This is a predicted structure of a 359-nucleotide RNA (Bacterial RNase P class A) from a Candidatus Berkiellaceae bacterium. Rfam family: Bacterial RNase P class A. Rfam classes the family as a ribozyme. The gene name in the source record is rnpB.

RNA sequence: AGAGUUAGCUAGGCAAUCGCUGUAAAUAAUCUUGUAUUGUUUAUGGAGGAAAGUCCGGGCUCCAUAGGGCAAAGUGCCAGGUAACGCCUGGGGGGCGUGAGCCUACGGAAAGUGCAACAGAGAAUAAACCGCCGAAGUUAAGAAAUUAACUGGUAAGGGUGAAACGGUGCGGUAAGAGCGCACCGCGCAGAUGGCAACAUCUUGCGGCUAGGCAAACCCCACUUGGAGCAAGACCAAAUAGGAACCCAUUAGGCGUGGCCCGCGCUGGGUUCGGGUAGGUUGCUUGAGGCGUACGGUGACGUGCGUCCCAGAGGAAUGAUUGUCCACGACAGAACCCGGCUUACCGGCUGACUCUUACU
Repeated sequence: AGAGUUAGCUAGGCAAUCGCUGUAAAUAAUCUUGUAUUGUUUAUGGAGGAAAGUCCGGGCUCCAUAGGGCAAAGUGCCAGGUAACGCCUGGGGGGCGUGAGCCUACGGAAAGUGCAACAGAGAAUAAACCGCCGAAGUUAAGAAAUUAACUGGUAAGGGUGAAACGGUGCGGUAAGAGCGCACCGCGCAGAUGGCAACAUCUUGCGGCUAGGCAAACCCCACUUGGAGCAAGACCAAAUAGGAACCCAUUAGGCGUGGCCCGCGCUGGGUUCGGGUAGGUUGCUUGAGGCGUACGGUGACGUGCGUCCCAGAGGAAUGAUUGUCCACGACAGAACCCGGCUUACCGGCUGACUCUUACU
């Protein structure tokens, strides 16, 4: 210098003017006289790293008993962190990369059931298509050696497949074969190291039995009651239906009609209760932020100091102007937190790796 890996930060700046909205104080008007409503003035706060997807986990709330069991769903190497988690940290195994580093649903296939398209002779109690053999048996030819056919033997070689029942070599054999042996691999046991997952071994045993798939059923271990702030709580016009008390009783009321008769409908009032519209609350001080010290490899924890940092309710956070530059991405809170995932213009910082050149 170039190419990368990883951990973080930032998310146009400044100024002026006019708005919108929360809070506090002062003040004016109003009437329902209150921690009231509507204004005015002053001070002050006003989106994000993802506010998003709503995929996990928790707080909170109600329904309710949720204790045990079944079912169903989820999680699944080990240890730790946490309020909790399917998250995070550290470690182990496996895979990728020259490397920094990255990825990983990674329990059990000797409990049972099941699956394996196409190709192939054969896909799990292995199998004889091509090839190899002719030791053994039978038959035929031949005087015989021998030859041919059949019964067969054979998993070394070929071929098919994602996968063919350990690999290499030597011995062995008719040809072959863990049939025997050596080495490698595998399994079990032991020893050593480690909390553990697991690793290592000039250790012992086993000729190899137990091929693959559990994001197939299943088995094992652990977890899970349901619904969600439109949860829920309080105040409370109206209407329907309800309860109690009082009054009225063939009258009265209402409708039709200019009026009468007639015709049609019908008890009236008060209080309680109910809980719709509407209002209040839940609502933001919190597993909180920042700084610092200590403990820990780390996630994180503990102590001390300090700060208050949106809270609407059809839903505020905007507009205009000036100026500077690197010319500004994805995107807008709605009960609150911890995660994960997804989207994203550019800029900055730390640590590390590889290549090339020079000293």